[in-house]
Context: one part of a larger RNA
RNA sequence: GGCGUGUGGGGGAUGCCUUGGCGCCAGGAGGCGAAGAAGGGCGUGGAAGACUGCGAUAAGCCUGGGGGAACUGUCAAACGAGUUUUGAUCCCAGGAUUCCCGAAUUGGCAUACGCUGAAUCCAUAGGCGUAUGUCGCCAACCCAGGGAACUGAAACAUCUCAGUACCUGGAGGAGAAGAAAGCAACAGCGACUCCGUCAGUAGCGGCGAGCGAACGCGGACCAGCCUAAACCAUGGGGACUUGUCCCUGUGGGGUUGUAGGACCGGGCACAUGGGAGUUACCAAGGUUUUCCUUAGUAGAAUCCUCUGGAAAGUGGAACCAUAGAGGGUGAUAGUCCCGUACACGAAAAGGAAAACCCUCCCGCUCGGCACCUGAGUAGGGCCCGACACGUGGAACCGGGCCUGAAUCUGCGAGGUCCAUCUCGCAAGGCUAAGUACUCCCUGGCGACCGAUAGUGAACCAAGUAGCGCGAGCGAAAGGUGGGAAGAACCCCGACGAGGGGAGGACAGUGAACCUGAAACCACAUGCCUACAAGCGGUCGGAGCCCGGCUGGACCUUCGGGUCCACGGGGUGACGGCGUGCCUUUUGCAUAAUGAUCCGGCGACUUACCGUCACCAGCAAGGUUAAGCCGUUCUGCGGUGGAGCCGAAGCGAAAGCGAGUCUGAACAGGGCGUCAAGUUGGGGGCGGUAGACGCGAAACCACGUGAACUACGCAUGGCCAGGAUGAAGUGGGGGUAAUGCCUCAUGGAGGUCCGAACACACCAGUGUUGAAAAACUGGGUGAUGAGCCGUGUGGAGGAUUGAAAGUAUCAUCAAACGUGGAGAUAGCUCGUUCUCUCCGAAAUAACUUUAGGGUUAACGUCGCCAAGUGUUGAUCGGGGGUAGAGCGACUGAAUUCGAAAGGGGGCCUACCCGGCUACCCUUCGAAACCAAACUCCGAAUACCGGUCAACAGCAACGGCAGCUAGACGGCGAGGGAUAAGCUUCGUCGUCGAGAGGGGAACAACCCAGAUCGCCCGCUAAGGUCCCUAAAUCAUGCUCAGUGCGAAAGGAAGUUGGACUCCUAAGACAGUGAGGAUGUUGGCUUAGAAGCAGCCACCAUUUAAAAAGUGCGUAAUAGCUUACUCAUCGAGGAGUCCUGCGCCGAUAAUGAACGGGACUAAGCAUGAUACCGAAGCGGCGGGUGGCGCGCCCGGUUGCGCAAGCGCCGGGAGCGUCGCGGUAGGAGAGCGUUGCACGUCAGGUAGAAGGUGGACGGAUAACGACCACUGGACGAGGUGCAAGUGAUCAUGCCGGAACGAGUAACGAUAAAACGGGUAAGAAUCCCGUUCGCCGAAAGCCUAAGGUUUCCUGGGGCAGGUAAAUCCGCCCAGGGUUAGUCGGACCCUAAGACGAGGCCGAAAGGCGUAGUCGAUGGACGGCAGGUUAAUAUUCCUGCACCACGGUUGAAGGUUGAAGGACUGCGACGCUGUGUGGAAGGGCGAGCGCCCGACCAGAAGUGGGCGUCCCCGCCAGGGGCGAGGGCAGAUAUGAUCCCAAAGUCCUCGGAAACACAGCCAAGAAAAACCAGUUCCGGACGACAACCGUGCCCGUACUAAAACUGACACAGGUAGGCGAGAUGAAUAUUCUAAGGCGCUC
Repeated sequence: GGCGUGUGGGGGAUGCCUUGGCGCCAGGAGGCGAAGAAGGGCGUGGAAGACUGCGAUAAGCCUGGGGGAACUGUCAAACGAGUUUUGAUCCCAGGAUUCCCGAAUUGGCAUACGCUGAAUCCAUAGGCGUAUGUCGCCAACCCAGGGAACUGAAACAUCUCAGUACCUGGAGGAGAAGAAAGCAACAGCGACUCCGUCAGUAGCGGCGAGCGAACGCGGACCAGCCUAAACCAUGGGGACUUGUCCCUGUGGGGUUGUAGGACCGGGCACAUGGGAGUUACCAAGGUUUUCCUUAGUAGAAUCCUCUGGAAAGUGGAACCAUAGAGGGUGAUAGUCCCGUACACGAAAAGGAAAACCCUCCCGCUCGGCACCUGAGUAGGGCCCGACACGUGGAACCGGGCCUGAAUCUGCGAGGUCCAUCUCGCAAGGCUAAGUACUCCCUGGCGACCGAUAGUGAACCAAGUAGCGCGAGCGAAAGGUGGGAAGAACCCCGACGAGGGGAGGACAGUGAACCUGAAACCACAUGCCUACAAGCGGUCGGAGCCCGGCUGGACCUUCGGGUCCACGGGGUGACGGCGUGCCUUUUGCAUAAUGAUCCGGCGACUUACCGUCACCAGCAAGGUUAAGCCGUUCUGCGGUGGAGCCGAAGCGAAAGCGAGUCUGAACAGGGCGUCAAGUUGGGGGCGGUAGACGCGAAACCACGUGAACUACGCAUGGCCAGGAUGAAGUGGGGGUAAUGCCUCAUGGAGGUCCGAACACACCAGUGUUGAAAAACUGGGUGAUGAGCCGUGUGGAGGAUUGAAAGUAUCAUCAAACGUGGAGAUAGCUCGUUCUCUCCGAAAUAACUUUAGGGUUAACGUCGCCAAGUGUUGAUCGGGGGUAGAGCGACUGAAUUCGAAAGGGGGCCUACCCGGCUACCCUUCGAAACCAAACUCCGAAUACCGGUCAACAGCAACGGCAGCUAGACGGCGAGGGAUAAGCUUCGUCGUCGAGAGGGGAACAACCCAGAUCGCCCGCUAAGGUCCCUAAAUCAUGCUCAGUGCGAAAGGAAGUUGGACUCCUAAGACAGUGAGGAUGUUGGCUUAGAAGCAGCCACCAUUUAAAAAGUGCGUAAUAGCUUACUCAUCGAGGAGUCCUGCGCCGAUAAUGAACGGGACUAAGCAUGAUACCGAAGCGGCGGGUGGCGCGCCCGGUUGCGCAAGCGCCGGGAGCGUCGCGGUAGGAGAGCGUUGCACGUCAGGUAGAAGGUGGACGGAUAACGACCACUGGACGAGGUGCAAGUGAUCAUGCCGGAACGAGUAACGAUAAAACGGGUAAGAAUCCCGUUCGCCGAAAGCCUAAGGUUUCCUGGGGCAGGUAAAUCCGCCCAGGGUUAGUCGGACCCUAAGACGAGGCCGAAAGGCGUAGUCGAUGGACGGCAGGUUAAUAUUCCUGCACCACGGUUGAAGGUUGAAGGACUGCGACGCUGUGUGGAAGGGCGAGCGCCCGACCAGAAGUGGGCGUCCCCGCCAGGGGCGAGGGCAGAUAUGAUCCCAAAGUCCUCGGAAACACAGCCAAGAAAAACCAGUUCCGGACGACAACCGUGCCCGUACUAAAACUGACACAGGUAGGCGAGAUGAAUAUUCUAAGGCGCUC
């Protein structure tokens, strides 16, 4: 270290529980608000916080009612102080009080009335007052004004989504609609609304996707009315023609369609009557009774025993019940408690009903007349909207613009229009019920959830913490115990944290608390492991350790213990075999995807419609819907026949009908007839809905943002220092005069150098940073188109943009938030228990189609029948492929010959001709090619007949999946007769197939795995060892060929064929010869066999070339051919063939699998053996079929026996049982419900842990022990939020990395002392270091107590900490003058009236706001732990008021008005001299060498401020003294000098130049004297001066998630050096950057 075991830690799953949710039923209520709401803020208690209540009368006050003993709400106990039988606390009703914000209101608007009252006489507008109403909020429902898009249409535009979402206005408890100018159809109905149906019908529709009525019928509920007009009466006004007309108010009258009314005339009736009623009509109340709601009252019946901590449990014996619903009580209670059934109850408030009083209303008819009956209306034209209806033949209804009737003898409608007929009477209004919804109150229920669930929220602070500028987003978090009995007391420890005892039923219930799983982390231990090798397992297995049950023996305290045997458990050396899981793929160990691990959560559902099979009911019929009634009331029973489906079809239809249509037809043909449906249930699948889950980028609506950044506007601020030297001007020179030249002066400039400041070019660092853009070192601009502050404007298809598609809060080719919304996703990923049977496809056609679909093919299941099918044999067919052939076509194509012909070329040329390695044709000979050639032509395949065998086999119906394929053989196309290439055909395998072989290796060879066996036989392939099985035969090979390779090459070797030589002596070797003409001729300088050319004869010979090679200048020389001798037997060559050799060079080391092998290589042959999940043997399981037997059922037959049919069981026989997508079937388990108040359970349920048990099929199920401490198994059915190793899944916990990186500027520490349990860090001291235009001091913004003091030591602080910007407690901010407000205005904002606009709202006058600006009165010193221009001291100032005095004043005060002033740029120059600094001098004090003294040419410090003309006064002042144990020093006392020189250059003022021409208003002052008409400048004294800010912080307190190397406006800013605020070193002061 590994495996196992034991004991723990950690963690918070599981189980049990529930205070909280979710869904629904019934009843109630359906609003609150200017009498100030909803919602907040702040307060309120003796006491800090939160919740609740309440409001300065503040957990409450008053009255009435209830109730009856304790109380002062909860977290949350104690204490304090109190209340109460004189009735408290508490509950109900009514009243009082009710801070601030909020409609927020001292207001706006509307209406009425009154009073006033312009231009303009009356009048009107306007103004004022009074009264009334309104405004705002609220969950859904309702009506109306506007009104999307994603999406669907597989694109998209009409269309759809959808009049949806959203915005806006308005109303109510409901709203809307509503009493026919309506439907209908020759019959009729009679307002509206809602439900069922009609009906997915009629229709509409790129006639696509889709949209989709009405009439009628069945029901719920029911309710009808009022006006305008005609006419009459009366009041007011006007006109004139003076009795008429017009306008108008009021009252009467009148209200409809078979027309009605008015008016005139006639008749009848009339109240002691009739009707209605507080919601319309139609109007105001009262009394009484009853009931309901808002508090309540009362309410039966049990004891004993056992166990136990506790009884409600067990056992026994009782009782009640109109009460056995439910909850609680120390476990499970009818009789213990609260309750429950039944029965009662209201002073007050509210509601309902009834009665009475009361209130209101009431003519009918006949005749005449022709007065009335809703006008810019109906209708029409153009254009729209809405009707189911998209312009269509488009009616009806509504609107905009333009037109424009009739008047009852009239008008409208009936789907263009016209006629007839029918129905109705518009252009005014009101109207309950039936219907919709639930923020809220009460009661009840649930086959709803049970803490990752159920609301986002069960919890002392959830819309909380937290995030975001904002709109907005938005968590986690339940359980001690019966009772706190919450651990007295003792011990260790820092008077800690934590732990050990004790106590208490149990503390392993100890507060991080029920149970307490897993990951993970420890400790202990049995076995194994230090020369060994890998998916970590599996099979075999020695050894070691253990030891339950069973059996036996022994012992026994009877609990048990020991030994042996069998069979087991743990580990396991060693050996065989063996490349995870998922997904996606032709194919994955793949180095393709996904997963760190564990636990929990996590995906095919639901509604309606359709279709199919199954089950059930009824059956030529089946069935109800809404509703109603009953009831034990979310249910059930009855009723309800509207309606639907079926029973008849055909046709475009009229129509006919077992037929009908077509047709001339009695023909033919098409569709029918000859099969029973329908309702319900569960199941498969489809459609519409989000429709299996997660996932976009986007689109649209409405809002939120310019705190970042871009630009504009307003108002302010900043830029060390140095350099250059424009115009102009002056002097001089010069010119006729200019120009011009020169010297000065001058101080211009998108000028130069260079800090602050701004920017961001380069490099390095950083890159899980110090920093979500920085640091370091350089760089660029730095008087300008410069930079910065504050305020302000405009925004999402918009803004802004010196323009980069830049910027618009770390987001930009269209921000952010919420909503439509679960958009859509032909795409990717994921999709959860088991077993059984069968089992594909990667093809065709079409496709804006190619990774998607539809249909077919192929799979499965059901049903059912004929003989269909399959295979083999046989018989019969057609064909035009392979092959072959081409003097058989069409083409292609080679050679030869011949002659014939033609042509070309050459020769000749007068002709005749000749030659030809040229072309064509013909002929002959030979050889040959073709997918688009065929005179021919198979094998297979295909079709059919017959026979045989066999088969899960045709048709129909349900459900699919598949339409990416791959390799190998054969046949072809493309390509290069390349590809692990590509496209077809055909077969096989893989896919979806394991096993054996091939070393390893989907597709190759063998072979198809139902299970078991320590049985047998074989296949491919093998048999020396690894490694199971042969050391057989005959040959070959010598190359390790075997164990990679070609053209080509080679006296390698085997076998064969042929030719030649050879005892007349071959071949090789050795000995010898190898000559002569001749140096052949030519050529040549030479050429003699041997440079070259020509010729290549002849002689002698055994033989010898006019020469094979070497060689020479040429000869020479050597040698060969050839010959002889010797030798003595085979030799030479060509071709074919087996096996070898060379050819053979590539990048890590590789060419039998390794060792090795001369066979263990190769070839042939023989006989054995090995070898698989194949075949066989034995045994088991399961599916199909068959057989007989048994059991059960049967309204089939039969009198019966029995037969038939259906279902089941065991048995026998037989054939099967690889499997992805997929189809079919059967089961296991989880949660809840019924039976059920079940069995069981404190003598111990669920859950958890362990185990060696069962199921010889699985999902899984028992039992035992321990833990646990209250529930709950099994059976039969039912219903589902029903099963997870994987979605870069979600939530939580825990690992690895790893005790690793890091601990945030490299400005730096060291020592001593102190405190403390503990000191590198805290405090003190000494020394050292760093900043010093800052890292010092002041101050705006922002923060909001961080400030000071005392204490603390869990968390925060990157470590520690005694310390802190941390925690706890207490304290601290003092203003007439500082800042703000009370004054003013800028940009801009709001905005009375007003103008505009669908609504919301927009603009804007008067005006009101709005600083970054204008105006404006305080200085010095002291003081606190912490404040000071604020307190104190001193001396001042301002405004106003008063008193006194008083210049001035009718020749005109104050005041008003007007004018000026206020009031302004940039650059430069000058005057001026403040603050500040300093060498030095003077003055003052102090220090001073190792001891003592002296003292300067030594050193240190100071040399200041206010009042004042001066004199003088006051303060400060280095330091000293007193006191004190020490100290960082409280308090008090004393106190000197305080002068000159010099550098410096601010404010202020003035001037010059330039062009870009440089706020407003108030205040104040002055002037004028237009108004005004009597006071009053000034001085002194007295008095008054409110409100807000004021602590601390300039970075550890702001902004950056942090105690973050970043950012953050302005003022002061010393010395030396120096031009300088540069640089370096220092002062004051502050720090050493928290390991």
Molecule: large-subunit ribosomal RNA, half A
Organism: Pseudomonadota bacterium